RNA sequence: CGCUUAGAUAGAGGCGCGGGAUUCAUCAGUACCCCUCACAAGGCCAGGCAGCCGUGAGCAGGGAAAGGGGACACCGCCGAAGCAAAGGAAAUGCCUGAAUUUCCUGCGCUGGGUCGUCAGAGAACAUCUGCCGGACUGUCACAAACUUUUGUGAAGCGCUAUCAAUGCA
Numbered sequence: 001c002g003c004u005u006a007g008a009u010a011g012a013g014g015c016g017c018g019g020g021a022u023u024c025a026u027c028a029g030u031a032c033c034c035c036u037c038a039c040a041a042g043g044c045c046a047g048g049c050a051g052c053c054g055u056g057a058g059c060a061g062g063g064a065a066a067g068g069g070g071a072c073a074c075c076g077c078c079g080a081a082g083c084a085a086a087g088g089a090a091a092u093g094c095c096u097g098a099a100u101u102u103c104c105u106g107c108g109c110u111g112g113g114u115c116g117u118c119a120g121a122g123a124a125c126a127u128c129u130g131c132c133g134g135a136c137u138g139u140c141a142c143a144a145a146c147u148u149u150u151g152u153g154a155a156g157c158g159c160u161a162u163c164a165a166u167g168c169a
Base pairs, nucleotide, nucleotide: 002168003167007163008162009161010160011159014078016077017076018075019074022071023070024069032062033061035058036057037056038055039054042053043052044051045097046096047095048094049093081110082109083108086105087104088103089102090101091100092099111137112136114134115133116132118130119129120128121127139154140153141152142151143150144149
């Protein structure tokens, strides 16, 4: 000096990803409060204990919120992130169960957004998630054409740039 690749740093994809605010609609003229009428059984997940509450109908007058979304800028980013087997913790009065919610770990799957069918979630013709399919798009490999396209295939454990331990010559 060269080759190689564990690794390190930087970077690209684009209707790119995530976050908490702000705002708008929805939820909903619903729940609930008040009022009127009727009734006295009962209700609060199951059993026990303790505790609490009247119940139903009507709708004249008031009238939400959470969860889920849209918009907008900002912030953090490019396995960004999403889903998720399985497991753990906490809360819901106490014990035993069950269920729900929140948080944590994460076998495994997905290059990206988008459109469509189907399924699931959802109050929802909103929106979200997943499988499959379509075209698009970035990347790499191979082939063709021949100078920027076409075809086939693959997957982010990828790709590009720089550096590069060890090792080899």
The RNA shown here (Lysine riboswitch aptamer) has 169 nucleotides. The coordinates come from a structure-prediction model, not an experiment, and the mean pLDDT is 80.